[in-house]
Model confidence (mean pLDDT): 77 of 100. The RNA shown here (Fluoride riboswitch aptamer (crcB RNA motif)) has 68 nucleotides and comes from an Acidobacteriota bacterium. Lineage of the source: Bacteria > Pseudomonadati > Acidobacteriota.
RNA sequence: GUCCCCGACGGCGAUGGGGUUCGCCGAAACCGCUCGCCCAGGCGCGGGCUGAUGACCCCUGGCCAGGU
Numbered sequence: 001g002u003c004c005c006c007g008a009c010g011g012c013g014a015u016g017g018g019g020u021u022c023g024c025c026g027a028a029a030c031c032g033c034u035c036g037c038c039c040a041g042g043c044g045c046g047g048g049c050u051g052a053u054g055a056c057c058c059c060u061g062g063c064c065a066g067g068u
Base pairs, nucleotide, nucleotide: 009026010025011024012023013022016059017058018057019056020055021054032049033048034047035046036045037044
């Protein structure tokens, strides 16, 4: 210096916060989907779409419909 395993800690999982849980990462994890064009196997440009969750619950915010 590198690799593997275990524990602790911290971080991450396309828009905020809290709890629980799952997964991933240790400078990495992570940085949504789809169509077309260009490019040519890699990125870039343009159009369209879903969602405040990785999952569940709650809060906040947003959108749609209905009632009072």